[in-house]
A computed fold for a 72-nucleotide RNA from a Candidatus Pacearchaeota archaeon, annotated as transfer RNA. The sequence was found in a public genome assembly. It matches the Rfam family "tRNA". Rfam's curators write: Transfer RNA (tRNA) molecules are approximately 80 nucleotides in length. Rfam classes the family as a transfer RNA. NCBI's taxonomy places the organism under Archaea, Nanobdellati, Candidatus Pacearchaeota.
């Protein structure tokens, strides 16, 4: 330099044109318990950046950037 895969709550992932964007763990409040842990209920928190296509983009296209893999 070229090819390729990926970037979504604090972490690990799901979702692939119209969702209130989902789950687990973590976090906060309350319940439970003599206390802690376990368990239960509730809550806060997320689409890497820019442009394009579209009535509508996390999703499609282009560029950038970061990370992994391959070739030279």
């Nucleotide at each position: 330099g070229c090819c390729u895969u990926g970037g979504u709550a604090g972490u690990u992932a799901a979702g692939u044109g119209g969702c209130u964007a989902u789950a687990a763990c973590a976090c906060g409040a309350c319940c439970c318990u003599g206390u802690c842990a376990c368990g239960g209920u509730c809550g806060a928190g997320u689409c890497c950046c820019g442009a394009g296509u579209u009535c509508g983009a996390u999703u499609c296209u282009c560029g950038g950037u970061c990370a992994g893999g391959g070739c030279g």